[in-house]
RNA sequence: CGAAUGCCGUCUGGAGAGCCAUCGCCACCGCGAUGCACCGAAGGAGCAAGCCCCGCAAUCGCUGCGUGGUGAAUCUCUCAGGUACCAAGGACAGGGGGAGCGGC
Numbered sequence: 001c002g003a004a005u006g007c008c009g010u011c012u013g014g015a016g017a018g019c020c021a022u023c024g025c026c027a028c029c030g031c032g033a034u035g036c037a038c039c040g041a042a043g044g045a046g047c048a049a050g051c052c053c054c055g056c057a058a059u060c061g062c063u064g065c066g067u068g069g070u071g072a073a074u075c076u077c078u079c080a081g082g083u084a085c086c087a088a089g090g091a092c093a094g095g096g097g098g099a100g101c102g103g104c
Stems, first nucleotide, its partner, number of pairs: 001103001007098002010095004018036001020035006037083003043079001044077003050070003054066004
């Protein structure tokens, strides 16, 4: 001096799915427990190609096959979380700041 990426704070936007049933508490709003049915965008978990090690084969070609390793998500799972409105949460995105790394 200090753009971008990443990090921290803040503001804004932000979907999906039972106003389910029974019982209890409660003046009401509503809350809790159990049960079944659902959602995926807090978090969490899983892996494809490719690449790599080893082994085998061989037509010797950056070859073929096999075990293992590595390997992503808004995909998959549904543990957790969530399922009228409101509120809260919310991956992700945008705005505006902050600290620092790096470079010279």

A computed fold for a 104-nucleotide RNA from Variovorax sp., annotated as Glycine riboswitch aptamer. The organism belongs to Variovorax, within Bacteria. It matches the Rfam family "Glycine riboswitch aptamer". About the family: This family represents the bacterial glycine riboswitch. The model forms 90% of the base pairs in the Rfam consensus. The coordinates come from a structure-prediction model, not an experiment, and the mean pLDDT is 78.